[in-house]
Context: one part of a larger RNA
Molecule: small-subunit ribosomal RNA, central domain
Organism: uncultured bacterium
């Protein structure tokens, strides 16, 4: 439910690309569907509404016009729509630069850490609040020298930077994607939006196959305690890592969909660019903190809006039941997705 919302009260799809729809800049010139505006035609009969008139009145009968539309001609040309030219300021392209953990692959490098070999050495080490399991004389810890392994990148590091989100960080190389900022050559509205539909998606989790150093769900043990299926301690298996399929979720959060105009400054921090060059000023991009005007139930936002307006699109309509049943559809499963009701306050 023609209503008023969606930062925290109920609500913005995780995120992007993109169909069909919607919705679109600026100037000329037709057109004339839409618009507006006159004439006319119609629109059984009854109902209903206005008006007159008949039963003394009314119900009720009756007369005339309207109603709800529909069609044809004519006229109007500002706005929407259509068609034909033009335009550069939206969009986009080229061309000279810029930053960057952005992507994919390979390769390489120290520290540490465990374990393995060997020297030096001797009784303990290791844990805690104290302890105990646990390790050690079949030589531990500690400490030198030598060799595996696998993960992860100290400092630099930020309130920093990149990316649509998820997220990205030793060091070199290939191979790549997007930004910005200057030129203002080039195309001319090619846009914005996006129901459905494709991809992308942290971390756990899944099938087989590798590979495992440290961590550690489960598990076993010591503690603790009334008890201790925790909280601490020894230990540990999946996992975590690597290639390849799969899942498809989240406090995927700025809890704040995307676009594009417009409305005071002030200040830091990063990326071009100009002027000057001596401090400095100005301009485009990005990310903060304060704050004007508006705005907000309040907190608070505040040119990076929650301000003022327009396109388009998801989504909300007391709580509980319950993101559950059923069903469909997806996936191997776990489970996702889509999504009620009786009843009850």
């Nucleotide at each position: 439910u023609u209503g008023g919302g969606c930062g925290u009260a109920a609500a913005g799809c995780g995120c992007g690309c993109g169909u069909a729809g919607g919705c679109g800049g600026c100037c000329g010139c037709c057109u004339a569907a839409g618009c507006g505006g006159a004439a006319c035609c119609u629109c059984u009969a009854a109902c209903c509404c206005c008006g007159g008139g008949g039963c003394u009145c009314a119900a009720c009968c009756u007369c005339g016009g309207g109603c709800c539309g529909g069609g044809u001609u004519c006229c109007g040309g500002a706005c929407u729509g259509g068609g034909c030219g033009g335009c550069u300021c939206g969009a986009g392209u080229g061309c000279g630069g810029u930053a960057g953990a952005g992507g994919a692959g390979a390769g390489c490098g120290g520290a540490a850490u465990u374990c393995c070999c060997g020297g030096u050495g001797u009784a303990g080490c290791g844990g805690u609040g104290g302890a105990a399991u646990g390790c050690g004389c079949a030589g531990a810890u500690a400490u030198c020298g030598g060799g595996a392994a696998g993960a992860a990148c100290a400092c630099c590091g930020a309130u920093g930077g990149c990316g649509a989100a998820g997220g990205c960080a030793g060091c070199u190389c290939u191979c790549u994607g997007g930004g910005c900022c200057g030129u203002c050559a080039c195309u001319g509205a090619c846009g914005c939006u996006g129901a459905g539909g494709c991809g992308c998606g942290a971390a756990a989790g899944c099938u087989g196959g590798g590979g495992g150093a440290g961590c550690g769900a489960a598990c076993a043990g010591g503690a603790u305690u009334a008890g201790a299926u925790a909280c601490c301690c020894u230990g540990g298996u999946a996992g975590u890592c690597c290639a390849c399929g799969c899942u498809g979720u989240a406090a995927a959060c700025g809890a704040u969909g995307g676009a594009u105009a417009c409305u005071a400054g002030g200040u830091g921090c990063u990326g071009g660019g100009a002027a000057g060059u001596a401090u400095u000023u100005u301009u485009c991009g990005g990310u903060g903190c304060c704050g004007u005007a508006g705005c907000u139930a309040a907190c608070g936002c505040g040119u990076u809006a929650a301000g003022u307006a327009u396109c388009c699109c998801g989504c909300c309509u007391g709580g509980g039941g319950a993101g559950u049943a059923c069903g469909g559809u997806c996936g191997c499963a776990a489970g996702g997705c889509u999504g009620a009701a009786a009843c009850u306050c």